[in-house]
RNA sequence: UUCUUCAGGGCGGAGUGUGAGUCUCCACCGGCAGUAAAGUCUGCGAGCGCAAGCUGAUUAGGUGUAAUUCCUAAACCGACAGUUAUAGUCUGGAUGAGAGAAGGA
Repeated sequence: UUCUUCAGGGCGGAGUGUGAGUCUCCACCGGCAGUAAAGUCUGCGAGCGCAAGCUGAUUAGGUGUAAUUCCUAAACCGACAGUUAUAGUCUGGAUGAGAGAAGGA
């Protein structure tokens, strides 16, 4: 440089109601790289925009040479469109795209 493959998880229970996997209570989930092992640090992807660009969320204590990454505790966050009723978890764009990972030449 080029080719191939891979590359996102999650609504279970109760309540209200004509109607809710969308509301309320409990529960459940966490892309890629870096760094002491990260949804909440830094950067990227995804999403939005004609473009420039925009874009969520963590504290306290402990151990340690080193941790907002581990342990303990308590918190917080989650695109767009759709829907008999408001969606991180349902359906759709998507048999898509993709940070990147592995392998071959």
The RNA shown here (FMN riboswitch aptamer (RFN element)) has 105 nucleotides and comes from uncultured Anaerococcus sp. Model confidence (mean pLDDT): 85 of 100. NCBI's taxonomy places the organism under Bacteria, Bacillati, Tissierellia, Tissierellales, Anaerococcus. Rfam family: FMN riboswitch aptamer (RFN element). Rfam's curators write: The RFN element is a highly conserved domain that is found frequently in the 5'-untranslated regions of prokaryotic mRNAs that encode for flavin mononucleotide (FMN) biosynthesis and transport proteins.